[in-house]
RNA sequence: GUGCUGGCAGGCGGUGGAGUCCGCCUUGUAACCGCCCUUUGGGCCGAUGACUCCUUCCACAAC
Numbered sequence: 001g002u003g004c005u006g007g008c009a010g011g012c013g014g015u016g017g018a019g020u021c022c023g024c025c026u027u028g029u030a031a032c033c034g035c036c037c038u039u040u041g042g043g044c045c046g047a048u049g050a051c052u053c054c055u056u057c058c059a060c061a062a063c
Base pairs, nucleotide, nucleotide: 009026010025011024012023013022016054017053018052019051020050021049034044035043036042037041
């Protein structure tokens, strides 16, 4: 100097925050950056990776 492996830690999982769990990537040229169609345009679902709570937005109903 290079490669591999491990530890600690960090980051990421299509729109906000927190907890728990799961998965992925790793010192960054990574993990990740939704789907469909007739694709320079049109359409669709969703604040979760999963669960719970809070917050934002929209709709309906009651007081």

Description:
Model confidence (mean pLDDT): 75 of 100. Predicted 3D model of a 63-nucleotide RNA (Fluoride riboswitch aptamer (crcB RNA motif)) from Hephaestia caeni. The RNAcentral record of the sequence draws on Rfam. It matches the Rfam family "Fluoride riboswitch aptamer (crcB RNA motif)". Its family is annotated with positive regulation of gene expression and response to fluoride in the Gene Ontology. The organism belongs to Hephaestia, within Bacteria.